[in-house]
A computed fold for a 94-nucleotide RNA, annotated as c-di-GMP-I-GGC riboswitch aptamer. The model forms 95% of the base pairs in the Rfam consensus. It was read from a public genome assembly, where an Rfam model found it. The prediction has a mean pLDDT of 88.
Order: sequence, then structure tokens, then C1' cells
RNA sequence: ACUGCCAAAGGCAAACCACUCGUGAGGGUGGGACGCAAAGCCACGGGUCCUCGUAGGGGCAAUAAGCCCCUGCAGGAUAGCCGGGUUGCCAGAC
Repeated sequence: ACUGCCAAAGGCAAACCACUCGUGAGGGUGGGACGCAAAGCCACGGGUCCUCGUAGGGGCAAUAAGCCCCUGCAGGAUAGCCGGGUUGCCAGAC
């Protein structure tokens, strides 16, 4: 460097629940374990999602108020969606 069959020492923690922060996606803490060999760290590319935002278009309604959907822009979320970058424990079936 590569790989994760075996072994050991350990590590993380999905859903859900409580409290809490946020408009929201979602985050934090505690409980809890579905899983994880980078499920450590970084929003760089793609995806998905959100917006108390913004600009258009459309539907319902009455050409209203209001509600809903789509697209662009802007700003966000997700590292447990994929890729990429970076650091790292143990082992060696090859």
C1' cells in the first nucleotide's frame, strides 16, 4: 500500500422516547440499539430534503380572501444517500 476471513482491546449509534434549539429540513443532550472497519473529520461534485425567503407560471375559489402545485434564484440541512478529500486502531486468510 491492499484487504477485512480469524482474533483481541475497544469505539460509534438508526428507529423510537424525554428535554431542548430552529419557521423548517434538521441539530444538541440523555435513554435506546437497527446497523457500521472509518457510522472519525471536511458540504468540494452529484442526489434528496427545507425555507418565517424572493421572482415567475399554473390549479381550486368568484376575476376575492385564502389554500395547493411546479420552476428559477438565494440561503440552508444531510458526512448513517453516493462520489471525492483527509486522518486513524487491530489483524494478515491474499